[in-house]
Formats: sequence, C1' cells, structure tokens
RNA sequence: GAAAUAGAGCGCUAGGGUUCCGACUGCCAAUUGGCAGUGACUGGUCCGAGAGCACUCGACCUUUCAGUGAAAGGUUACACGGCGGGACAAAAGCCCGGGAGAC
Repeated sequence: GAAAUAGAGCGCUAGGGUUCCGACUGCCAAUUGGCAGUGACUGGUCCGAGAGCACUCGACCUUUCAGUGAAAGGUUACACGGCGGGACAAAAGCCCGGGAGAC
C1' cells in the first nucleotide's frame, strides 16, 4: 500500500399509517344489524430499525484434553447523515442506503 472478513435468524421496542376489528359521526332499520365517513380516534390485527434491546447460531483467537474433534475462556469494533423515490391498504427509523454528503 492492497485484498478479504466484520455475518445470519428469531422475538421485542422506538416509530408508522389505516386493509380488517373496535370506537365515534350521519343515515336506514328496529332484531343482534346494514351503508357511508373519520387515524390532529387512546386502542387490537398489521409494517417495523446499519447506526435500538434480548436470545440463538455462525466466524475468529487462546488454552486444555485428545483425535480427525471436544471442552473452557475471549472477541465480533466504530457509526453524523439530506432531498427524492419505491412497496404493501397506507405510512414509517422498512427498501434504495454504512447511499449523496459531512467529519
């Protein structure tokens, strides 16, 4: 100086909107319901973090026992970030994106 690795899964949260449920408003029924609207309606279903959390696996290193591996320990760092666009019903810290840019 260059290259490679610095990972994956699952659950949750911050957050998000409105397909469904519920709630509310109006109308029709009067029978428990039906139709339309409302997410500056708390909610349930739902989406959901590179820079959030937990767990599991993987990878690397060391030591010991020993045989084609096993156990124990350690590491898995750092991370400011637009505008704009995309999907699903729609939106978002989702994806474009550890992007453009800044330092």
Predicted 3D model of a 103-nucleotide RNA (Guanidine-I riboswitch aptamer) from Nitrincola tapanii. Its mean pLDDT, the model's own confidence on a scale to 100, is 80. NCBI's taxonomy places the organism under Bacteria, Pseudomonadota, Gammaproteobacteria, Oceanospirillales, Nitrincola. It was read from a public genome assembly, where an Rfam model found it.